[in-house]
RNA sequence: GGGCCUGUAGCUCAGCCUGGUCAGAGCGAGCGGCUCUUAACCGCUAGGUCCGGGGUUCGAAUCCCCGCAGGCCCA
Numbered sequence: 001g002g003g004c005c006u007g008u009a010g011c012u013c014a015g016c017c018u019g020g021u022c023a024g025a026g027c028g029a030g031c032g033g034c035u036c037u038u039a040a041c042c043g044c045u046a047g048g049u050c051c052g053g054g055g056u057u058c059g060a061a062u063c064c065c066c067g068c069a070g071g072c073c074c075a
Base pairs, nucleotide, nucleotide: 001074002073003072004071005070006069007068010027011026012025013024020058029045030044031043032042033041051067052066053065054064055063
């Protein structure tokens, strides 16, 4: 220098291909139940405007463009 993949909650990820229902799951956190207590188990709650910017569209996590960060391959 060229190609490909990844970036969504504190962490690990799904959703993206095929635009529209409130942006979800597990773990973790807080509160409560259970228990002599802790753990485990059960219930509830909070937490994100989806890496950044721009564009298309009535409408973008999702499509297009330009960047940034990380990874892999080629040279």